Description: Predicted 3D model of a 557-nucleotide part of an RNA (large-subunit ribosomal RNA, domain I) from Paenibacillus polysaccharolyticus. Its mean pLDDT, the model's own confidence on a scale to 100, is 84. RNAcentral holds the full RNA, with entries from ENA.
Context: one part of a larger RNA
RNA sequence: AGCACACGGAGGAUGCCUAGGCGCUAGGAGCCGAUGAAGGACGUGGCGAACAACGAAACUGCCUCGGGGAGCUGUAAGCAAGCUUUGAUCCGGGGAUGUCCGAAUGGGGAAACCCAGCUGGGGUAAUUUCCAGUUACUCACAACUGAAUACAUAGGUUGUGUAGAGGCAUACCAGGGGAACUGAAACAUCUAAGUACCCUGAGGAAGAGAAAACAAUAGUGAUUCCGUCAGUAGCGGCGAGCGAACGCGGAGAAGCCCAAACCAAGGAGCUUGCUCUUUGGGGUUGUGGGACGUCUCACAUGGAGUUACAAAGGAGUCAGUUAAACGAAGAGGUCUGGAAAGACCCGCCAAAGAAGGUAAAAGCCCUGUAAUUGAAAGUUGAUUCUCUCCGAGACGGAUCCCGAGUAGUGCGGGGCACGUGAAACCCCGUAUGAAUCCGGCAGGACCAUCUGCCAAGGCUAAAUACUUCCUAGCGACCGAUAGUGAAGCAGUACCGUGAGGGAAAGGUGAAAAGCACCCCGGAAGGGGAGUGAAAUAGAACCUGAAACCGUGUGCUU
Numbered sequence: 001a002g003c004a005c006a007c008g009g010a011g012g013a014u015g016c017c018u019a020g021g022c023g024c025u026a027g028g029a030g031c032c033g034a035u036g037a038a039g040g041a042c043g044u045g046g047c048g049a050a051c052a053a054c055g056a057a058a059c060u061g062c063c064u065c066g067g068g069g070a071g072c073u074g075u076a077a078g079c080a081a082g083c084u085u086u087g088a089u090c091c092g093g094g095g096a097u098g099u100c101c102g103a104a105u106g107g108g109g110a111a112a113c114c115c116a117g118c119u120g121g122g123g124u125a126a127u128u129u130c131c132a133g134u135u136a137c138u139c140a141c142a143a144c145u146g147a148a149u150a151c152a153u154a155g156g157u158u159g160u161g162u163a164g165a166g167g168c169a170u171a172c173c174a175g176g177g178g179a180a181c182u183g184a185a186a187c188a189u190c191u192a193a194g195u196a197c198c199c200u201g202a203g204g205a206a207g208a209g210a211a212a213a214c215a216a217u218a219g220u221g222a223u224u225c226c227g228u229c230a231g232u233a234g235c236g237g238c239g240a241g242c243g244a245a246c247g248c249g250g251a252g253a254a255g256c257c258c259a260a261a262c263c264a265a266g267g268a269g270c271u272u273g274c275u276c277u278u279u280g281g282g283g284u285u286g287u288g289g290g291a292c293g294u295c296u297c298a299c300a301u302g303g304a305g306u307u308a309c310a311a312a313g314g315a316g317u318c319a320g321u322u323a324a325a326c327g328a329a330g331a332g333g334u335c336u337g338g339a340a341a342g343a344c345c346c347g348c349c350a351a352a353g354a355a356g357g358u359a360a361a362a363g364c365c366c367u368g369u370a371a372u373u374g375a376a377a378g379u380u381g382a383u384u385c386u387c388u389c390c391g392a393g394a395c396g397g398a399u400c401c402c403g404a405g406u407a408g409u410g411c412g413g414g415g416c417a418c419g420u421g422a423a424a425c426c427c428c429g430u431a432u433g434a435a436u437c438c439g440g441c442a443g444g445a446c447c448a449u450c451u452g453c454c455a456a457g458g459c460u461a462a463a464u465a466c467u468u469c470c471u472a473g474c475g476a477c478c479g480a481u482a483g484u485g486a487a488g489c490a491g492u493a494c495c496g497u498g499a500g501g502g503a504a505a506g507g508u509g510a511a512a513a514g515c516a517c518c519c520c521g522g523a524a525g526g527g528g529a530g531u532g533a534a535a536u537a538g539a540a541c542c543u544g545a546a547a548c549c550g551u552g553u554g555c556u557u
Base pairs, nucleotide, nucleotide: 001556002555003554004553005552006551007550008549009548015542016507017506020478021477022475023474024473025472026471027470028469029467030466031167032166039101040100041099042055043054044053046079047078050075051074062095063094064093065092066091067090071083072082073081106115107114108113116135117134118133119132120131121130122129137164138163139161140160141159142158143157144156145155172203173201174200175199176198177197183190187237213220214219224251225250226249227248228247234242235241255459256458257457258403262281263280264279265278266277267276268275269274270273286437288402289401290400291399292396293395294394295393296392297391302390303389304388305387313386314385315384316383317382318381319380320379321378322377324373325372330346332345333344334343335342347364348363349353355367356366357365408432409431410430411429412428413427414426415425418444439454440453441452442451443450494501495500514541517528518527519526520525
C1' cells in the first nucleotide's frame, strides 16, 4: 500500500409522518370608497425585538344586547402585578373611538412631512400655542349678482347633493384599438386571429331581445344557452386551411313603454290670428293601426303590482343565516408491554360503527357524530294584510299621423362561414338623396308574380359565463428536490439604479421527565450519577443508505 472482516466518523438518501398545498362538488356571497376605501407608515404591553390584535378611549382594548359557565391576562415559557359566580377570559349581533399617509380633497410636498385662513372654545401679562369644526375640483339644481351692450347673455359668488373622482377578482362581460412568431414544408393573398396585448365602461352577471325575422305553396312566431343538423352546404394562391344556416330535440319562458296626429291648460313671439314651446290627456299597430265622427257596455263582489310594464313604504307569519344547547352504551376481567385502544374471555348502545385525540390499533375514555332544540340584535327569502294603480269594444272610410339628411344610390372600406365574386344582407367614411298606406322593406345579383314583415326611439326576468371570498364536504391528488415561489415570521432574506428576479430552511420524547450533584478542562467538550421503554432519542436530537475519512485484527507484497 492492497484485500477481507469488525467497529466508528462524516453525510442526509430511504422508510414512516403532516402542520401545508392541489383539484373538485353543493350552497352562499358577488363589491368597497369623500360617513375617507384598498393598501400602508407610526405608535399602543409592567418586562428587548418580531408576528398577530388594536388606535392617543390604542396588546383583544370601550359601551350594549345575546350565548357560555370557571378560570383568565395572544404567539410565549418565566417573573411581577392583577381580573373573575355582582359571571371574567372566550363566541356571536349592534354601536363608539379610530394618529398620519393614501382618490387625499385648505396650500405645498422628496407618501406617512411642512405651512395656513375662517368660526367657536381653552391657555398666556402678551406673542408663541392647544382643541373641535370648516376651507380641493367637476357636475346637477337653486338663489343673488353681472360685462363688451339698452333689455339680455357670457361670467362671478353663495347654498344644497350619502352626485362623481379611487381601489379591485391577473376571473367572467361589452365596446374602442390591435400584432408577430407560426402554418402554408420557401413566401406576398391567406393562416395564426380579431388571438395575445393596451385602453374605456359596467354588472352580479354582462350582452342580446319582442320581427321592416325565418320559411316556401306547408308553416313557425322575442332573445339566450345546450345537443343535432355537420366537418354537411359553401368559402379558399379551390393551397394551407376556414366553415355555417334552415329544420328537429331540449333548458328557460314575459312581455311592455314612448315619438306623431288630436284635445286642454300655461308661457313666449309678433305680422293680432297664427307660430313656437312646457305640462297633462290621447296613442303604440301589419287579418294595417291610431287620430277623427257615431254608437254600445262598464266604475269593482274584478284585475294587476315593487326584476321591465307607475311608485313608495308599514305590519304580521313562516323558513334560513350570523353564537350555541342536549346528546346512548365497559374507568369489565386475564395476558404481553414503559404505556392497551392489541390478544383471549364476558357484556352493552346504535336515528349515533363520520372523524380526530388519548403512552400501540377505542362504537361504549375525551371532543364529537345521528336525532332533537335554540336568537335579544342584525340580515336574507317566501307569503298574508295594509297600501298603490287600472276602462273595453263595434261601425264609418272623407281628412290627418305613423320615427329624414333617414332609407336608397355612386365611390372607398369593414362585418357576415362567404378572400369582389353573380354577392344579396348588416355597419362605417365620402358625395348625393326618397316615399307616408294607392306607402315602404325583405325572401342571396336583377325583374315579374307570390309570400313574409313594418326600419330610421326605448325598457325587459329566467335559462348562460366566472370565482377574490364564506360555509360544509370529497379525492385510484402531493407528501418536504414532491405539493403553491412560500408546511418554519415568504414575495421574506438576498440580487438589481430600476422595471424586475427571488431562495434555502419540517420531525427529541407518550410526557421536558431537557441530565440535580461529582470529576477533567479557561471554555467547548467529555467521564460518572440521575430521567426515560430507549440517551448510538441529549436539543448539531426519528430512521440514518452511498460517495468520502479512519481505528483494530487477519492475509498478501